SAM riboswitch aptamer (S box leader) from Aminicella lysinilytica, 126 nucleotides, folded computationally. NCBI's taxonomy places the organism under Bacteria, Bacillati, Peptostreptococcales, Anaerovoracaceae, Aminicella. Of the family's consensus pairs, 97% are formed in the model. The coordinates come from a structure-prediction model, not an experiment, and the mean pLDDT is 79. Its Rfam family is "SAM riboswitch aptamer (S box leader)". Gene Ontology term of the family: regulation of gene expression.
RNA sequence: UCCUUAUCAAGAGCGGCGGAGGGACUAGGCCCUUUGAUGCCCGGCAACCUGGAAGUCAGGCGGCGUAUGGCCGAUGACAGGCAAGGUGCCAAAUCCUACAGAAUCUAGUAUUCUGAAAGAUGAGGA
Numbered sequence: 001u002c003c004u005u006a007u008c009a010a011g012a013g014c015g016g017c018g019g020a021g022g023g024a025c026u027a028g029g030c031c032c033u034u035u036g037a038u039g040c041c042c043g044g045c046a047a048c049c050u051g052g053a054a055g056u057c058a059g060g061c062g063g064c065g066u067a068u069g070g071c072c073g074a075u076g077a078c079a080g081g082c083a084a085g086g087u088g089c090c091a092a093a094u095c096c097u098a099c100a101g102a103a104u105c106u107a108g109u110a111u112u113c114u115g116a117a118a119g120a121u122g123a124g125g126a
Base pairs, nucleotide, nucleotide: 001126002125003124004123005122006121007120008119013042015041016040017039021032022031023030026098027097028096029095043090044089045088048086049085050084051082055078056077057076058075061073062072063071064070094118099115100114101113102112103111104110105108
C1' cells in the first nucleotide's frame, strides 16, 4: 500500500505545556477557536484483540468411595465480572450534504428513510 470482515447517533478533565488556526481530501454549508482551539503531556472513556474470576451445560476419562446415588480433578462448549497487556478513542452522527433508490407535500434540486461511495478504528490476510 492492497484485500476480507466487524463497528462507527453511547461514553470520556473546570489539569499542565503551547500560541494560531482547526473540524481527513475537493466543493458547498454549518461550527470550534486568543473566554487559548488543533497539537503534545498527564488524566479519562470504552471493551475490538490477548488474558480471564464467579457461573451454566455435556457426556466420556482419571482418582476416591459406594448397595445405588455420589464426591474430587483435568478436558470440551457457552458465558463473562474485571481492565493487566496490544490498540483505539475523548466538540457537534464519521458535524451535515455530494452518488443511487423509495416515501411525503410545501413541488423545492425540498424534507425524511434506506443503501452505496469515501473515511476512521480493530482483527485477519497478501